[in-house]
Molecule: c-di-AMP riboswitch aptamer (ydaO/yuaA leader)
Organism: soil metagenome
RNA sequence: CGCCGAAUCCACGCCACGCGUGGAGCGGGGGAACCAGAGUGGCCUAGGCCAUCGGGGCGAACCUCCUCAAUCGAGGAGGCGCGCAAGCUCUUUCAGCGCGAGCCCGUCAGCUAACCCCGCAGGCGUUCGAAAGAGAAU
Numbered sequence: 001c002g003c004c005g006a007a008u009c010c011a012c013g014c015c016a017c018g019c020g021u022g023g024a025g026c027g028g029g030g031g032a033a034c035c036a037g038a039g040u041g042g043c044c045u046a047g048g049c050c051a052u053c054g055g056g057g058c059g060a061a062c063c064u065c066c067u068c069a070a071u072c073g074a075g076g077a078g079g080c081g082c083g084c085a086a087g088c089u090c091u092u093u094c095a096g097c098g099c100g101a102g103c104c105c106g107u108c109a110g111c112u113a114a115c116c117c118c119g120c121a122g123g124c125g126u127u128c129g130a131a132a133g134a135g136a137a138u
Stems, first nucleotide, its partner, number of pairs: 001125004008024007025120006035110001039052006054108001055105004062079007080100005088135007
């Protein structure tokens, strides 16, 4: 200087190079009405009883098939999703390269106005293609 990501900026304070408080900005969750929804099996008789399966959030990080494994999972193909490329920002197309992980809640949460709560981390690097449109600035 640039990239992924919401993860930045400002003010004040302190035992001070980091921490705390507040504000702005960005991001996430909970939470009415209305709408939606209310698993599977057995028994009794039309409404109950018993047993059994949990469910949800952040994120692009998912689906199908084949092979191996035969629990987790690994490899391959296809579809689909995400990111990158240098006067600035955004959108689209083609081609190229890369990713499709991980973490959390704890039996509980559909949507959801008012309202309430939470986060502002972490990780990376030489990557330097083409074309079209719109806008801003000089």